[in-house]
Context: one part of a larger RNA
C1' cells in the first nucleotide's frame, strides 16, 4: 500500500426473516465417483466438476480393446519409369478390409489418371492448458479502477477517489490542495405495454349485397384486428410536503404506461499458475514396418455399493369415460401431410394441397358440462416381466422407440440436514424448435391458468465504503 481479524461504523443482495413450492424416503431416467472388464476413450472436481464438453454411442461417430491387414501410406506438394484404359457394376474367395475375373469407357501423350520406385515427406484425438494465442467460466452487472498536471511526503507513497447528503450506480449536490480526464455507472440498440399515420394480400368482415344445411364462401369494403415501416408518448414535466434555496425523497393529479415501466443484449482494472493441447491454432518433447492408417466384431449401455440432477407417483382440489371452449411461438420438399380406407392401436395403402399470414403437421392441456367411483395398497400408483406386433435402417442378439393383451413392484407426503422463488414471479397445464435416418423425464424457446408473504436488519452467507490492530506480504 494491501491482505486477514470469532474489531468498530455504514450500507445492499431471496443474504437471513415472513410466505409458498420442493430435494433428502420409493420407482425409473440420466451424470459422476467406486467396482469389475481385453476394453468399460478422454476431458470437467466446493461455490464455479456431476442431464457437464455430447444440439441426441446398434454400425458410423470412435478417440477404447480383440482379431485380420497396409507401410511414401486414408490426406499434401515434389523427381524418375511403365501404361492404354480410371470411377462404376458384376462374378468368386473372405467376417471385412482385401484379392482375382469379367464388363464398362472418364480421360487422351504439354497433361490427367493408374501402377512400380526413391527419397524429401505425410500422419498423430500421443505428452506438456505450469511454455502459448484464441475463447470461456468466477467474483459480479458488483461499483468500482485508473491517468496527467499541481500540492504534500527523505521515500515507499499520499492527495484527487476522503468529509456532509443522496442514489440502483465514483448517480448527483455541496465543501474541500486539488484541478481535469480516461475504463466502467447510465443513455444510445432490440424487445414489450398505449396511441397516430401510411400501406391492405395470402390477414381482417362493422355497413351493403349474392349465394349456402353450413363456413369472409362470393361481389365489394379499410371502419376493427392483425401484420410492419415511420412517428409520438414519461422527463420528477405539474400540484403538494420535506430538504440547505442544492442535488433528491415522500403524496398527488393527469396518463396505456410514474420516477431505471418489465425484459434483453452489454460484463471496467483485475483475481483463481481456474478451464480447454480432443473446437481450432501452435513452442518443445515423443511414435515412424507405428503411439500412424484400413477393417469385422466387442465397448463407450458392465454393477454388492455412493452420490448430484430430473421425471412419475403416494391419490377424491383426485382417477376413469363421454361431450364441449379458447392460445402463442415454430419447422415443412430425400419434406409436411389433409381426405379416404384396413386396423383395437403403434401403423399401412391410395392420395389432394402446400417452397406456405394461403397447404400440413394440429388434438392445444389444464378449464367448463355430465356420468361414475367412496378412502382400499384401491377404478390410487405405474415399476417389472411374459406374448403378439408396428416403424426407422444393410442391421434393434449385445444395445432403439412406439403399440396391444397380460402381469400389476415399491411407494400412504419422506431423518439431519438443504434448495429455488419477490409478480404476471411461484406453482401448475400443455405446444413447438434444434440435433436427428431411428431414437427425450434433457435443452431451448413459446403461450394458458395464477397465488402467499417481505415486520424488519438482531443473527447466517457473499458483496461495497471508511476506520481500527497485526509475530502476514
Nucleotide at each position: 500500500u494491501g491482505a486477514c481479524g470469532g474489531g468498530g461504523g455504514c450500507c445492499c443482495g431471496c443474504a437471513c426473516a415472513a410466505g409458498c413450492g420442493g430435494u433428502g424416503g420409493a420407482g425409473c431416467a440420466u451424470g459422476u465417483g467406486g467396482u469389475u472388464u481385453a476394453a468399460u476413450u478422454c476431458g470437467a472436481c466446493g461455490c464455479a466438476a456431476c442431464g457437464c464438453g455430447a444440439a441426441g454411442a446398434a454400425c458410423c461417430u470412435u478417440a477404447c480393446c480383440a482379431g485380420a491387414u497396409c507401410u511414401u501410406g486414408a490426406c499434401a506438394u515434389c523427381g524418375g519409369a511403365u501404361g492404354c484404359g480410371a470411377a462404376g457394376c458384376u462374378a468368386u474367395a473372405g467376417a471385412g478390409a482385401u484379392a482375382u475375373a469379367g464388363u464398362g469407357g472418364a480421360g487422351g501423350u504439354u497433361a490427367a489418371c493408374a501402377u512400380c520406385u526413391a527419397g524429401a515427406c505425410a500422419g498423430g484425438u500421443g505428452g506438456u492448458g505450469c511454455a502459448u494465442g484464441g475463447u470461456u467460466g468466477u467474483c459480479g452487472u458488483c461499483a468500482g479502477c485508473u491517468c496527467g498536471u499541481g500540492u504534500c511526503g527523505u521515500g515507499a507513497g499520499a492527495u484527487g477517489u476522503u468529509g456532509g447528503g443522496u442514489u440502483a450506480a465514483g448517480u448527483c449536490c455541496c465543501g474541500c490542495a486539488a484541478c481535469g480526464a480516461g475504463c466502467g455507472c447510465a443513455a444510445c440498440c432490440c424487445u414489450u405495454a398505449u396511441c397516430a399515420u401510411u400501406a391492405g394480400u395470402u390477414g381482417c368482415c362493422a355497413g351493403c349485397a349474392c349465394a349456402u344445411u353450413a363456413u369472409g364462401g362470393u361481389g365489394g369494403g379499410g371502419a376493427c384486428u392483425c401484420u410492419a415501416a415511420u412517428g409520438a408518448g414519461a422527463c420528477a414535466g405539474c400540484u403538494a410536503g420535506c430538504g440547505a434555496u442544492a442535488a433528491g425523497c415522500u403524496a398527488g393529479a393527469g396518463g396505456a404506461a410514474g420516477g431505471u415501466g418489465g425484459g434483453g443484449a452489454u460484463g471496467a482494472c483485475g483475481u483463481c499458475a481456474a478451464a480447454u493441447c480432443a473446437u481450432c491454432a501452435u513452442g518443445c518433447c515423443c511414435c515412424u514396418u507405428a503411439u500412424g492408417a484400413u477393417c469385422u466384431g466387442g465397448g463407450c449401455u458392465a454393477c454388492a455399493c455412493a452420490c448430484g440432477u430430473g421425471c412419475u407417483a403416494c391419490a377424491a382440489u383426485g382417477g376413469a369415460c363421454g361431450g364441449u371452449a379458447c392460445a402463442a411461438a415454430g419447422a415443412g420438399a430425400a419434406g409436411c401431410a389433409a381426405g379416404u380406407u384396413a386396423g383395437u392401436g403403434a401403423u399401412g395403402a391410395c392420395a389432394a394441397g402446400c417452397a406456405a399470414a394461403a397447404c400440413u403437421c394440429a388434438a392445444a392441456a389444464a378449464g367448463c358440462c355430465g356420468u361414475u367411483c367412496u378412502c382400499a395398497g384401491u377404478u390410487c400408483g405405474g415399476a417389472u416381466u411374459g406374448u403378439a406386433g408396428u416403424c426407422u435402417g444393410c442391421a434393434a442378439c449385445u444395445c432403439g422407440a412406439c403399440u396391444a393383451c397380460a402381469u400389476g413392484a415399491a411407494g400412504c407426503u419422506g431423518g439431519a440436514a438443504u434448495c429455488g422463488c419477490u409478480a404476471g414471479u411461484a406453482a401448475u397445464c400443455g405446444c413447438g424448435a434444434a440435433u436427428c435416418a431411428g431414437a427425450a423425464u434433457g435443452u431451448c424457446g413459446c403461450g394458458g391458468u395464477g397465488a402467499a408473504u417481505a415486520c424488519g436488519u438482531u443473527c447466517u452467507c457473499g458483496g461495497g465504503c471508511c476506520u481500527u490492530g497485526u509475530a502476514c506480504a